């Protein structure tokens, strides 16, 4: 000095006038007021409520190589394996195809257990001498394709094949390092076992639903509602009642947040159709001190974690944090100077700028982002 890669951080400041909201104070006053993703609504959990828990299946969903961190995840870290790239670095839904089903189009002789379209080699026969017909034996060359009986060499062969040999690839096994996935060395054996499971599925873990419009309390009702039809529910004690039948316990039956079963305890109970009609649209809370932020130390490769100190940093309710006005900043366009150049400086306009606004909170994925700055680290030219 160019190319690239990886992580970081900002994404605007002052001043002055008027305005909003929320806390706090008797008042005056005096303190706070949108993000790195708030966004998508894909995970995971805090809390709330299904009654209250246990145990079993199942049904649906998630994850799949080791070890760790978390409150937990599908998340982060680290490492092992497989891809890519000169490299720094990126990426991988990374268990199991000999449990079984299923697909691999077209092309091609042929796409899972067998096959030979061109070709090679032996041989009969014919024959216009170019060349044809048929018998065996091949699968190494060549051709189809995404994939075609391991892969390169050497030898041997009629002419070829792991037919044999040497590596390499595979299977089995020992020994070493690792907590482990693995990895490395040895031995043995010529050794057919294709790919797709982000195709059904097998196997291992893991998981109850619903969701701040949850969910509490306070208001509010000719009302804990009326007609009217059809079904129904036994059973059995007391108590009222001329009776029908009303009121109370017990049993028996139904139900209580995926479904079945089950075990404890507890609480409701006529059901169904239709028509009439009252209240609910109000109010206060939930509602922001938290798995919280920053700063330092120590532990750890990292993720994180422990102590220690500091700070409260939105809480709206159709939805507040915004309008004017100067000014500096950043970019920017033209004209000047300076200088080898990158740049630096003056002077004039222009812009006030990207993506985008909590709504019960946190911790992640993901996606969008106009300009700036910063640090490692790789290739390359080039000087000392």
């Nucleotide at each position: 000095c160019c190319a690239g890669u990886c992580g970081g951080c900002u994404g605007g400041a002052c001043g002055g006038c008027c305005g909003c909201u929320c806390c706090u104070u008797c008042a005056c006053g005096g303190g706070a007021g949108a993000g790195g993703a708030a966004a998508g609504u894909c995970c995971g959990g805090g809390c709330u409520c299904c009654a209250u828990g246990g145990a079993g299946a199942c049904a649906c969903g998630g994850c799949g190589c080791c070890g760790g961190a978390u409150a937990a995840c599908g998340u982060c870290c680290g490492g092992c394996g497989g891809g890519g790239g000169c490299g720094a670095c990126c990426c991988c839904a990374g268990g199991g195809a000999a449990a079984g089903c299923g697909c691999c189009a077209c092309a091609g002789a042929g796409a899972a257990c067998g096959a030979a379209c061109c070709g090679c080699c032996u041989u009969g026969g014919a024959u216009c001498c170019g060349u044809c017909c048929g018998a065996g034996g091949u699968a190494a060359g060549g051709g189809u394709g995404a994939a075609a009986a391991g892969g390169u060499g050497c030898g041997g062969u009629a002419a070829g094949a792991g037919c044999g040999c040497a590596c390499c690839g595979g299977g089995c096994u020992u020994c070493c390092a690792g907590u482990a996935a693995u990895g490395g060395a040895g031995g043995c054996c010529g050794c057919a076992u294709g790919g797709c499971a982000a195709g059904c599925c097998c196997c291992g873990c893991c998981g109850g639903g619903a969701g701040c419009a949850a969910g509490a309390c306070c208001g509010a009702a000719u009302a804990g509602g009326g007609g009217u039809g059809a079904c129904g529910a036994g059973g059995u004690g007391c108590g009222g009642g001329a009776a029908a039948c009303c009121g109370c316990g017990c049993c028996g039956g139904g139900c209580c947040u995926g479904u079945c079963u089950u075990c404890c305890u507890g609480g409701c109970c006529g059901u169904c159709a239709c028509c009439c009609g009252g209240g609910u649209u109000g109010g206060u809370u939930g509602c922001u001190u938290g798995a919280g932020g920053c700063c330092a130390u120590c532990g750890g490769u990292a993720a994180c974690g422990a102590u220690g100190g500091u700070c409260c940093c939105a809480g709206a309710g159709g939805a507040a944090u915004g309008g004017c006005c100067g000014u500096c900043a950043c970019g920017u366009g033209c004209g000047g100077g300076u200088g080898c150049a990158a740049g630096c400086c003056c002077g004039c306009g222009c812009c006030a700028u990207a993506c985008a606004g909590a709504a019960c909170c946190c911790g992640g994925c993901u996606u969008a982002c106009a300009g700036g700055c910063c640090g490692a680290c790789u290739g390359g030219c080039g000087c000392u």
A computed fold for a 384-nucleotide RNA from a Hyphomicrobiales bacterium, annotated as Bacterial RNase P class A. Its Rfam family is "Bacterial RNase P class A". Rfam classes the family as a ribozyme. The source organism's lineage runs through Bacteria, Pseudomonadati, Pseudomonadota, Alphaproteobacteria and Hyphomicrobiales. Its mean pLDDT, the model's own confidence on a scale to 100, is 76. It was read from a public genome assembly, where an Rfam model found it.